[in-house]
RNA sequence: UGAGGAUGCCAGACGAUCGCAGGCGCACGUCGCUUGAGGAAAGUCCGAGCACCACAGGGCAGGAUGCCGGUUAACUGCCGGCGGAGGCGACUUCAGGGAGAGUGCAACAGAGAUAUACCGCGCGCCCGCAAGGGCACGUAAGGGUGGAAAGGCGAGGUAAGAGCUCACCGACGACUUGGCAACUUGUUCGUCCUGUAAACCCCAUCCGGUGCAAGAUUGAUAGGGAGACGUUUGCGGCGGCCCGUCGUGUCUCCGGGUAAUCGCUAGAGCCUGCUGGCAACCGCAGGCCCAGAUAGAUGAUCGUCCAAUACAGAACUCGGCUUACAGACAUCGCUCACAAU
RNA sequence: GCGCCCGUGGCCUAGUGGAUAGGGCAUCUGACUCCGACUCAGAAGACCGUGGGUUCGAAUCCCGCCGGGCGCG
Repeated sequence: UGAGGAUGCCAGACGAUCGCAGGCGCACGUCGCUUGAGGAAAGUCCGAGCACCACAGGGCAGGAUGCCGGUUAACUGCCGGCGGAGGCGACUUCAGGGAGAGUGCAACAGAGAUAUACCGCGCGCCCGCAAGGGCACGUAAGGGUGGAAAGGCGAGGUAAGAGCUCACCGACGACUUGGCAACUUGUUCGUCCUGUAAACCCCAUCCGGUGCAAGAUUGAUAGGGAGACGUUUGCGGCGGCCCGUCGUGUCUCCGGGUAAUCGCUAGAGCCUGCUGGCAACCGCAGGCCCAGAUAGAUGAUCGUCCAAUACAGAACUCGGCUUACAGACAUCGCUCACAAU
Repeated sequence: GCGCCCGUGGCCUAGUGGAUAGGGCAUCUGACUCCGACUCAGAAGACCGUGGGUUCGAAUCCCGCCGGGCGCG
C1' cells in the first nucleotide's frame, strides 16, 4: 500500500414561528411551565412477569430441548470450552444424545442393499481328438453398478483367495494420563460393526390452560319474561382424555345491555464510576425519571451547517431471537500478500 | 393488540420421501358443419410462494422470510 477478519456506535443538529397529546400550577385564561417513539416500536418466533380459571393437583396422551461447563427471574437466548466441517490465515460455522434395544426405509441401476457368485479366478467330476462346454464346490483380490458393496494399503500365505497372519494407518471398546466435564494422552489388550432418528422410536430434562379483547370495581327495573324437558350414573369450571376436586336444574325463543373508572407504566429501569470474573454476568456507590392515548398525540414552515436522505410509528410490561435499513464513523498487543528498512 | 390457518400451469385441485408432478375447466391446432356450438383426436403451458438445511434423493421433513385469509368484548 492492497485484500480481508472481529467488535462496536450514530440514525440529523441548532434556532425561530404555528399546532397536537399527557402531567403540574394558579390570579381559571384564546394562560404559564414541563414531557412526548425505535434500534428495530416490526414478525409474534422463544422465555418470563402480571391476571383469571382450584392453592396449579396425580396419571396418560401431546409438545419442546438435546456435546460439556457457566450465566440468568427464565429461555430454543448469551458467554467460555470440546469435537466435526470450511479457510494459507485472522476467524467462521454446526438440531452436535442413542443405529453394539426394537420396527421401518434404501427408488433407479446392479448378480447382490445387509446380505450376494453376473463376469472372473481355482480344485474336483463328466462330455469332447482338440478348442471348449456342462455339473457341483471354494473364493469378495480384480471387473462392472451405485450415495453406500464386509476398514485401507503393502508383504507373507494359498489350488485360487480371504485380518487367515504380519508391519503401518483408521475406527470402536477396555484400562490409563490430564481435565469439574465434554474430551484428551498412552497401552497394544480386545474387536472390525452399512446409512438414515429434521422416519417411528429409546434415554435424559422441561412444559396445566387462557391471554390486558386477561381481569377488577361500579351503574343500568337486571337472580327479566314465555314454553318444553327433568330430579341426578346429568351438566359445567377443565385446556385432548381419565382420576380427583369445586359448583349447579337443563334447553329453546323473546327482551335488556354493549358504558365509565382501574389495570396503565418507577421498572428483573436508565446513565456514570469502581470491584470480582477470560467472558456472558454479578456486586457496590452516586445521579436520573424517560409517552401512556381509547377514533387513538408526537406534526408543519423558514434559516444555517456542502447535502438532509434509509428502514420504519408505542397501545400491559420486560429479557432475547429473527427480519428491514440511505449514509457516516470508531477500535483491535487481528490476519494474509507485496514493497522498504 | 392477541390467537390460528393456507400457498401446486390462467382458474379449481390430487399428490404427505423414490416423478419427466396427475386430473377437470379455460387456451391453441385438426376433424365434423354451409358457418357456429356440441362432440372427437392431439398439443402447449409448473423448476410446487421464496431462501437455507436434513437425506443418496424434498412439492412432501425442519428452520427463517414473503404474500393472503379467518376468529377473538
Predicted 3D model of RNase P RNA and transfer RNA as a complex of 414 nucleotides. Its mean pLDDT, the model's own confidence on a scale to 100, is 76. It holds a member of the Rfam family "Bacterial RNase P class A". Rfam classes the family as a ribozyme.